[in-house]
Predicted 3D model of a 1501-nucleotide RNA (small-subunit ribosomal RNA) from an uncultured prokaryote. Rfam family: Bacterial small subunit ribosomal RNA. Model confidence (mean pLDDT): 84 of 100. The sequence is in RNAcentral, with records from ENA.
RNA sequence: AGAGUUUGAUCCUGGCUCAGAUUGAACGCUGGCGGCAGGCCUAACACAUGCAAGUCGAGCGAGAAAGUUCCUUCGGGAGCGAGUACAGCGGCGGACGGGUGAGUAACGCGUAGGAAUCUACCUAGUAGUGGGGGACAACAUGGUGAAAACCAUGCUAAUACCGGCAUACGCCCUAUGGGGGAAAGCGGGGGAUCUUCGGACCUCGUGCUAUUAGAUGAGCCUGCGUUAGAUUAGCUAGUUGGUGGGGUAAAGGCUCACCAAGGCGACGAUCUAUAGCUGGUCUGAGAGGAUGAUCAGCCACACUGGGACUGAGACACGGCCCAGACUCCUACGGGAGGCAGCAGUGGGGAAUAUUGCACAAUGGGCGAAAGCCUGAUGCAGCAAUGCCGCGUUUGUGAAGAAGGCUCUAGGGUUGUAAAGCACUUUCAGUAGGGAGGAAAAGUGUACAGUUAAUACCUGUAUGCCGUGACGUUACCUACAGAAGAAGCACCGGCUAACUCCGUGCCAGCAGCCGCGGUAAUACGGAGGGUGCAAGCGUUAAUCGGAAUUACUGGGCGUAAAGCGCGCGUAGGUGGUUUGAUAAGUUGGAUGUGAAAGCCCCGGGCUCAACCUGGGAACUGCAUUCAAAACUGUCUCACUAGAGUACGAUAGAGGGGGGUAGAAUUUCAGGUGUAGCGGUGAAAUGCGUAGAGAUCUGAAGGAACACCAGUGGCGAAGGCGACUUUCUGGACCAAUACUGACGCUCAGAUGCGAAAGCGUGGGGAGAAAACAGGAUUAGAUCCCCUGGUAGUCCACGCCGUAAACGAUGUCUACUAGCCAUUGCGUAAACGAUGUCUUUAGUGGCGCAGCUAACGCAUUAAGUUCACCGCCUGGGGAGUACGGUCGCAAGAUUAAAACUCAAAGGAAUUGACGGGGGCCCGCACAAGCAGUGGAGCAUGUGGUUUAAUUCGACGCAACGCGAAGAACCUUACCAGCCCUUGACAUACCUGUCGCGAUUUCCAGAGAUGGAUUUCUUCGGUUCGGCCGGACAGGAUACAGGUGCUGCACGGCUGUCGUCAGCUCGUGUCGUGAGAUGUUGGGUUAAGUCCCGCAACGAGCGCAACCCUCGCCCUUAGUUGCCAGCAGGUUAAGCUGGGCACUCUAGGGGAACUGCCGGUGACAAGCCGGAGGAAGGUGGGGAUGACGUCAAGUCCUCAUGGCCCUUACGGGCUGGGCUACACACGUGCUACAAUGGCGGUGACAGUGGGAGGCGACCUCGCGAGGGGAAGCUAAUCUCUAAAAAUUGUCUCAGUUCGGAUUGUUCUCUGCAACUCGAGAGCAUGAAGUCGGAAUCGCUAGUAAUCGCGUAUCAGCAUGACGCGGUGAAUACGUUCCCGGGCCUUGUACACACCGCCCGUCACACCAUGGGAGUUGGUUUUACCCGAAGCUGGUGCGCUAACCGCAAGGACGCAGCCGACCACGGUAAGGUCAGCGACUGGGGUGAAGUCGUAACAAGGUAACC
Repeated sequence: AGAGUUUGAUCCUGGCUCAGAUUGAACGCUGGCGGCAGGCCUAACACAUGCAAGUCGAGCGAGAAAGUUCCUUCGGGAGCGAGUACAGCGGCGGACGGGUGAGUAACGCGUAGGAAUCUACCUAGUAGUGGGGGACAACAUGGUGAAAACCAUGCUAAUACCGGCAUACGCCCUAUGGGGGAAAGCGGGGGAUCUUCGGACCUCGUGCUAUUAGAUGAGCCUGCGUUAGAUUAGCUAGUUGGUGGGGUAAAGGCUCACCAAGGCGACGAUCUAUAGCUGGUCUGAGAGGAUGAUCAGCCACACUGGGACUGAGACACGGCCCAGACUCCUACGGGAGGCAGCAGUGGGGAAUAUUGCACAAUGGGCGAAAGCCUGAUGCAGCAAUGCCGCGUUUGUGAAGAAGGCUCUAGGGUUGUAAAGCACUUUCAGUAGGGAGGAAAAGUGUACAGUUAAUACCUGUAUGCCGUGACGUUACCUACAGAAGAAGCACCGGCUAACUCCGUGCCAGCAGCCGCGGUAAUACGGAGGGUGCAAGCGUUAAUCGGAAUUACUGGGCGUAAAGCGCGCGUAGGUGGUUUGAUAAGUUGGAUGUGAAAGCCCCGGGCUCAACCUGGGAACUGCAUUCAAAACUGUCUCACUAGAGUACGAUAGAGGGGGGUAGAAUUUCAGGUGUAGCGGUGAAAUGCGUAGAGAUCUGAAGGAACACCAGUGGCGAAGGCGACUUUCUGGACCAAUACUGACGCUCAGAUGCGAAAGCGUGGGGAGAAAACAGGAUUAGAUCCCCUGGUAGUCCACGCCGUAAACGAUGUCUACUAGCCAUUGCGUAAACGAUGUCUUUAGUGGCGCAGCUAACGCAUUAAGUUCACCGCCUGGGGAGUACGGUCGCAAGAUUAAAACUCAAAGGAAUUGACGGGGGCCCGCACAAGCAGUGGAGCAUGUGGUUUAAUUCGACGCAACGCGAAGAACCUUACCAGCCCUUGACAUACCUGUCGCGAUUUCCAGAGAUGGAUUUCUUCGGUUCGGCCGGACAGGAUACAGGUGCUGCACGGCUGUCGUCAGCUCGUGUCGUGAGAUGUUGGGUUAAGUCCCGCAACGAGCGCAACCCUCGCCCUUAGUUGCCAGCAGGUUAAGCUGGGCACUCUAGGGGAACUGCCGGUGACAAGCCGGAGGAAGGUGGGGAUGACGUCAAGUCCUCAUGGCCCUUACGGGCUGGGCUACACACGUGCUACAAUGGCGGUGACAGUGGGAGGCGACCUCGCGAGGGGAAGCUAAUCUCUAAAAAUUGUCUCAGUUCGGAUUGUUCUCUGCAACUCGAGAGCAUGAAGUCGGAAUCGCUAGUAAUCGCGUAUCAGCAUGACGCGGUGAAUACGUUCCCGGGCCUUGUACACACCGCCCGUCACACCAUGGGAGUUGGUUUUACCCGAAGCUGGUGCGCUAACCGCAAGGACGCAGCCGACCACGGUAAGGUCAGCGACUGGGGUGAAGUCGUAACAAGGUAACC
């Protein structure tokens, strides 16, 4: 510090996710030791049991017992125990310490201040501590009760209580004269004196009283800070203030009476929800964000609610009273209790420990002290909960062992790892030793202080005694032995780490992207590896990354985001200048900012964690001093901002009144006759009752052609005939005046298109709804004919629009050019013009900005001020609530849930019922067909034991198959074989193998028997080598079994279309672009020109073959003109090679020449010459790529599968089936023909298991015999259309299917199932619906011939020649293709994408008659305990009084306040709820096709 994820790719926006650190954690697997720390986050739920607050006899009275010793008259007594225990009165302490975080949004907390207070114990000071009185517990007696407890009577002490007396410095009150108020003793020691022998007295100590001051602690007040919600906007009657009483320790409405009507709030009152606050902790570079366990400070609480008492302090955790809920005891009458103290229990929960030891240390309470108490605390126990440290060994060791895994079979890896050898012993174990935490206290001695004192007490020094829970402590030593001690997660990318097997969209994984459908580095296992390590992973949570709430540090034209527009309040902000001030600002000083923590420097535990000393820091607040630039405030001025006055100008600016013309429609009348109207085409409609057309007249409403313009005006919405009136704003020029008056603007307020609403008018045209007609599969649309609201006017609402420049308002600055509107100025050159200035309105363009597109003085640049708004997509601008509205609705505005994207701009493609240009038998123009018939053949389907398999739009279907009777053959049935029909290797045996005859069984394979011929080769002479056969065993053979979606090779197709790319350079952030586009031209990316491109490659063309002309060479088997011979005829013969021909080599054609055209180009058009003319015809040749195209059944091949079978052999059957459908063909339907006759002319090819002449037989297929031919020699071989005669339009002398019968040939064999011949039979069919194929010249059409395969089988395929046309105006349309451009929401690329209803399942949510609960308000009722006020019948120790009685006090009673409770009516929140609304999600449901292309009616608001 970043990374992954939207796309085919790119840049941006933007969310989601990851890597880091952390935790009071939990869960899974695993687990050796120690140190330090932490350990109910949930139910402030309920609690059994034990302990957690007592102490003082030096304040007081009383005072046992057990036991033991002694005495005894045995009844007992005395001493010790013991002034002890248990209790009581009294004092101090139970307000600390310990726990918890429910409540609390508050002066509760933090920080800084303040004045009107109290403070036990403590410290310092001053003064005092005299003299009296009456009780009550304990105790005793009696009584009640189950108990708890209580009552009556009687006795008694005090540092308990009491008031009066005495005193009163200081204190308190005061009218300043005066008045008022206290106490308590106890202990130690003692010389003199006195004594009732107790003591007095003295002294010391300690108490007590009053008071002052301090310290400590506490109470109160104030400034500032302290969560969220405005879908909480108004709250408040003791409320705000005053006066006066009361009250408190103390100020104060704290409380009461009276008076006034205030107080708080947009700088957020009130209400609601949540929450203890802080130092700090975690994270972060920081700023911040989150948090508030442990430790520390403060607060609040103690079963829930209320209350007071005592006290220095409480409204009191282990006190009291009352009410309530709950639990327990009970004799049913009544009582008891409060773990949020420490342990512990139940419950809750994912989850959190021992009913431990000790007061040894530190601290606290009491005490003079010893001491007692102390679940505070110190320690131990439990659990890897965390942090830190240590160990589980070290060295050597290659035969690179075995085993595992893998493998290309060689090896590689685990791996120096192990074993082996040599050493060490931390920790754990056993044994022994052994610090420190301990100083006090106590008791002696000495000295000092005090004192009258040597005593007591205190202090200092010193000796002795002696206190440890932890503890078997830490630590040290010895002993033995590598001995007792390694796991967890991960290995597709992010992210370090790879292979095999299993599985087969299953099982499963997953943080995100995503893996898994038979070769998974992603699932599960294994081997190996990587990372951490006594831990490792997962889950949860916080910060970070996230600049993803942006103060530091973001944005708003199109990604989310500028309010529709103005005016203007609060607020924010503000021109130049003088002086003052010092609020902001800056600097210094002082105080504070607790300790701990963080940081730095040291120190202590062996180190570290941890502990500890010091420093720094705590960025803050307050006070004070100073400065005066800037901001603020006050003040003297100014004119550049702003405004006013005077004078001109332009304008659809606004409101009201009036007026005109054109047109539509309607009405009336005239003329006139059959249609009009409307559409893609029609129909509905109107019209003979006279329409439409045309003329005249009238009525009425609405809108204003031309001018008219990227023109003008207005804040926006918006404004368009003319005229008049009222009125707002802008601009220009020159002067004068005011003197910052300015800018922006939350809320408020006004304006605000269209539609809509209300009331009343008006209504010509056009026109939602509606009706009819069409269209259509449907058509609630588009089109047509009609037609109402509304559109118009007046008044009043509504308040929204893609209200857009998708661009808030104001200010200043920053190159230009051009156009245009308005005003002004000038005259130097043009006068319908030019120059300049200013205010607008537009186009282009630099810098700059921007993700890009683009913006660019009218900014989206640079800058200032203010306002509004945004924070992933959907849910949703929706629900609920509020406000507004007559309604429609508007405005404000969520959440649950769900997805990993949604989006912007640009790029390359593809596509378009987008555009432009061009090509092709693509259409058109023609010719001949197919589709109808019969047959052949292939396919589908069906059938079957099997009908083997493959090929499926073009580009499967006379295709693989150039030829299924057996074989082929892969299929089916049956019968056989199992190292096999075939290959290699081993062992044993044999030497032949092979050919051949016959017989038996069998369907045959096969099995059994038999005959004949034949001496395997080499040799080193060794049964040595090779070879063959038979038998045996194992490795293996074998598979037309699967996967063409694992592959190679081959092939089809777009397409013989003209395209496809690269290097360097340049442009762009980039994907990419350029080149390759443009202007011409071509069959062509062919060539030329131009050009930020210049070159190059694969394609095109050419080079190759063939046909066409000529020349040359060579003439046999070819040819024969001339010469000769010869035949019935014939190159038959001699001879020749001239010609034809054969097959070698050359030549020839290149837009070369001429004219025109074009741009002086490329080229095109025409012509000449030429056998051939513009690639001369044909062929071969197929770029980058596309279709997961085809083929595992040609071959090859990975993986999988079978192995007495999915292999091999054989016989028979099947591939040939047949209601049907399709493709491709053949033959026809006839006269351009059929039949008969006659007679010429080809070419390619084939031939020895062959072609087979001639002759002969047969009607014929064919048979017999046989010459020649290894082929320019012989042969297949006859060419057919042609021509001539006849038939005369008919199911025929057309057509030939089908069937019968007789034959021929091939072949082991023609039944299933061949081809052919003769005779007989003589079906459909009379030119073919929708639709559709081929072809542009030696082509179509037509005619025959040959060949491969092959024993035989051809209408198929591949070739060959004969005869031989028609048409092409042209590119609008159909199909396919190429280039450029445009749109796109497509990229699996239009066979794309995608919307809504309905149906089904699930999820969350709104409404909902109601119902349940919480909380809160108002009014009223009730009114426990308690304080307080009144009263005081009754009772009453201290004082007064001789007494009666009084005073005081108490109980009781009454009143006020008030908790709980109740009644009534609301507010608010939450749960449930029949039914219901929409929403979301869900591999293959239904209906349509709304959007994306002009999306087929442009889309959208």